[in-house]
RNA sequence: GGGGAUGUAGCCCAGUUGGUUAGAGCGCUUCGUUCACAUCGAAGAGGCCACAGGUUCGAGUCCUGUUAUCCCCA
Numbered sequence: 001g002g003g004g005a006u007g008u009a010g011c012c013c014a015g016u017u018g019g020u021u022a023g024a025g026c027g028c029u030u031c032g033u034u035c036a037c038a039u040c041g042a043a044g045a046g047g048c049c050a051c052a053g054g055u056u057c058g059a060g061u062c063c064u065g066u067u068a069u070c071c072c073c074a
Stems, first nucleotide, its partner, number of pairs: 001073007010026002013023001019057001028044005050066005
């Protein structure tokens, strides 16, 4: 230099052919249970989906560019 994959909550990951309000598990906070801790039960907070543009009535999803990590070729 060329090609490919990935980037969604603090962590690990879903998200079906673009359609109303973006989710699970672990973790965190509060309450209950306990002498206390753990376990268990209930409730809650936390995201503008890597960044920027475009298409569309509508984009996490489609297109373009950039960027970070990883893999392959030279």
Notes
The prediction has a mean pLDDT of 80. Predicted 3D model of a 74-nucleotide RNA (transfer RNA) from a Clostridiales bacterium. It was read from a public genome assembly. The source organism's lineage runs through Bacteria, Bacillati, Bacillota, Clostridia and Eubacteriales. It matches the Rfam family "tRNA". From the family's description: Transfer RNA (tRNA) molecules are approximately 80 nucleotides in length. The family's RNA type in Rfam is transfer RNA. Its family is annotated with triplet codon-amino acid adaptor activity in the Gene Ontology.